[in-house]
RNA sequence: GCGACAAGCAGGCAAACCCGUUGCAAGGCGGGGACGCAAAGCCACGGGACCCUCAGGGUCAGCCGGGUUACCGAA
Numbered sequence: 001g002c003g004a005c006a007a008g009c010a011g012g013c014a015a016a017c018c019c020g021u022u023g024c025a026a027g028g029c030g031g032g033g034a035c036g037c038a039a040a041g042c043c044a045c046g047g048g049a050c051c052c053u054c055a056g057g058g059u060c061a062g063c064c065g066g067g068u069u070a071c072c073g074a075a
Base pairs, nucleotide, nucleotide: 012037013036017032018031019030020029021028022027035062041068042067043066045065046064047063048060049059050058051057052056
């Protein structure tokens, strides 16, 4: 230096639910709130689920896989 990675410290994210807001909807966003998360950061590429006005257009990254970036840090 590279790979893999235990425990711990610091820090991070935030399900359900409630309030506001936005969208036809699935959902998104902001605030409160924590069930959980070591990528629960980001990307709809494959599968999957969901919505609509179903030709077609959308949503979900906290369903799985994949891609990509990353904090602390041993034996």

Model confidence (mean pLDDT): 81 of 100. The RNA shown here (c-di-GMP-I riboswitch aptamer) has 75 nucleotides and comes from Actinotalea sp. K2. Rfam family: c-di-GMP-I riboswitch aptamer. Rfam links the family to the GO term cyclic-di-GMP binding. The organism belongs to Actinotalea, within Bacteria.